[in-house]
RNA sequence: GCUGUUAUAGCUCAGCGGUAGAGCGCAUCCUUGGUAAGGAUGAGGUCCUGAGUUCAAAUCUCAGUAACAGCU
Numbered sequence: 001g002c003u004g005u006u007a008u009a010g011c012u013c014a015g016c017g018g019u020a021g022a023g024c025g026c027a028u029c030c031u032u033g034g035u036a037a038g039g040a041u042g043a044g045g046u047c048c049u050g051a052g053u054u055c056a057a058a059u060c061u062c063a064g065u066a067a068c069a070g071c072u
Stems, first nucleotide, its partner, number of pairs: 001071007010024004018055001026042005048064005
């Protein structure tokens, strides 16, 4: 220098153009004499950045950034 993969909640990851989700973790409550376990409810995301296409983009296209891998 070229190519590919990845980037979504605190962590690990889903998400076929039409309301952004799960597990773990966190908060409150219930249960207990008290813990642990269990149950209920809830908070938490400008989906890496910028632009384009579209009635509508986490999703499609282009450019950039970062990590990883390969080639030279």